[in-house]
RNA sequence: UGCUUAUCCAGAAAGACGGAGGGAUUGGGCCCCAUGAUGUCUUAGCAACUUGUUCAGACUAUUCGUCAGAAUGUUGUGCUAACUCCCAUCCAGACUGCAAACGUUUGGAGAAGAUAAGCG
Numbered sequence: 001u002g003c004u005u006a007u008c009c010a011g012a013a014a015g016a017c018g019g020a021g022g023g024a025u026u027g028g029g030c031c032c033c034a035u036g037a038u039g040u041c042u043u044a045g046c047a048a049c050u051u052g053u054u055c056a057g058a059c060u061a062u063u064c065g066u067c068a069g070a071a072u073g074u075u076g077u078g079c080u081a082a083c084u085c086c087c088a089u090c091c092a093g094a095c096u097g098c099a100a101a102c103g104u105u106u107g108g109a110g111a112a113g114a115u116a117a118g119c120g
Stems, first nucleotide, its partner, number of pairs: 001120008013043005021032003026088004044080003049076001052072004057067003084112001089109007
């Protein structure tokens, strides 16, 4: 850096450094921020993708193996403002309107992104 699969409306902050913008990218909206944001480090925590341990099940004649689950929180990551902050593309419904488009809004799908595991 690419591909595949899974998840993304839950959860979890203090201190130190630092000193200006930040919330991935583009546009719009809306927020955070000198009462010091974003970021870095330390400590603490959240979570349960991986790993370890324990428990119990299905398939397999048995072993091996495969599949799905519960508990724990050992390991490797991750995360600790706002749904991935919201919208953008498509489909369907509702509202407005004589009607269509536009607009507002609800739901679903998708794109993009993030994280993990596997493969290259």
The RNA shown here (SAM riboswitch aptamer (S box leader)) has 120 nucleotides and comes from a Cyclobacteriaceae bacterium. Its Rfam family is "SAM riboswitch aptamer (S box leader)". Gene Ontology term of the family: regulation of gene expression. The model forms 97% of the base pairs in the Rfam consensus. The source organism's lineage runs through Bacteria, Pseudomonadati, Bacteroidota, Cytophagia and Cyclobacteriaceae. Its mean pLDDT, the model's own confidence on a scale to 100, is 82.